[in-house]
RNA sequence: UGCAGGAGUAGAGGAGAGACCCAGGUUGAAUCUUACUGGGCGCCGAAGGGGCAAGUCUGACGUGGUGAAGGUCGGAUGAAACUCUCAGGUAAAAGGACUCUACACCUGGU
Numbered sequence: 001u002g003c004a005g006g007a008g009u010a011g012a013g014g015a016g017a018g019a020c021c022c023a024g025g026u027u028g029a030a031u032c033u034u035a036c037u038g039g040g041c042g043c044c045g046a047a048g049g050g051g052c053a054a055g056u057c058u059g060a061c062g063u064g065g066u067g068a069a070g071g072u073c074g075g076a077u078g079a080a081a082c083u084c085u086c087a088g089g090u091a092a093a094a095g096g097a098c099u100c101u102a103c104a105c106c107u108g109g110u
Base pairs, nucleotide, nucleotide: 001109003108004107005106006105008103009102010101011100012099013098018041020040021039022038023037024036028032042090043089044088048086049084050083051082055077056076057075058074059073060072061071
């Protein structure tokens, strides 16, 4: 250090999907009942988490045969905003992948 990678703090932006049903129920004021607890049926994907393609590596078999290449069946590795829906979410608040700005750090390069 106007390079590469990693991770952090602050600010701004940031989607989707039932303020669902049943029972209990602190508080409040008798019926009722916001917090909360338990059960149930839907739905969402952008905290987190799981899965996989091509490719690469590799084992066996057989063809070929100087051999290479290529084939079949396995194994390993292998990405996501794809996919699963475990977790989470499903009015507002909070959270939120990701984007931008600023600041300061770690490793390497120059």
Glycine riboswitch aptamer from an Anaerolineales bacterium, 110 nucleotides, folded computationally. The prediction has a mean pLDDT of 79. The source organism's lineage runs through Bacteria, Bacillati, Chloroflexota, Anaerolineae and Anaerolineales.